Notes:
SAM riboswitch aptamer (S box leader) from a Frankiaceae bacterium, 107 nucleotides, folded computationally. The source organism's lineage runs through Bacteria, Bacillati, Actinomycetota, Actinomycetes and Frankiaceae. Model confidence (mean pLDDT): 86 of 100. Its Rfam family is "SAM riboswitch aptamer (S box leader)". Rfam's curators write: The SAM riboswitch is found upstream of a number of genes which code for proteins involved in methionine or cysteine biosynthesis in Gram-positive bacteria.
[in-house]
RNA sequence: CGCUCAUCCCGAGGGGCACCAGGGACACGGCCCGACGACGCCCCGGCAACCAGCACGCACGUGCCAGGUGCCAAGUCCGUCCCGCGUGCGCGCGGGGAAGAUGAGGA
Numbered sequence: 001c002g003c004u005c006a007u008c009c010c011g012a013g014g015g016g017c018a019c020c021a022g023g024g025a026c027a028c029g030g031c032c033c034g035a036c037g038a039c040g041c042c043c044c045g046g047c048a049a050c051c052a053g054c055a056c057g058c059a060c061g062u063g064c065c066a067g068g069u070g071c072c073a074a075g076u077c078c079g080u081c082c083c084g085c086g087u088g089c090g091c092g093c094g095g096g097g098a099a100g101a102u103g104a105g106g107a
Base pairs, nucleotide, nucleotide: 001106003105004104005103006102007101008100013044014043015042016041017040022033023032024031027080028079029078030077045072046071047070050068051067053064054063055062056061076099081096082095083094084093085092086091
């Protein structure tokens, strides 16, 4: 970066810093978190296993490991657009998309 592919209902928290006040990507709506200090940054700890490495002869696949990333409130917090089903017509449920995140690639 209007690029490709995979995954996204699992999992994992303590401490410290501050002339921190808003935060949960964006818009709107909802719902949460937040001076009992959220968000952020740092330290330590942890989760996971995408890539790398190793083993099973290769591929596939599986396993081991934890070097490179990532992550550690809520499903990606939920909805928004489309389809289906139900409906007490308020909405509910299911599927798909869009957008986003992470990884591995590409340009």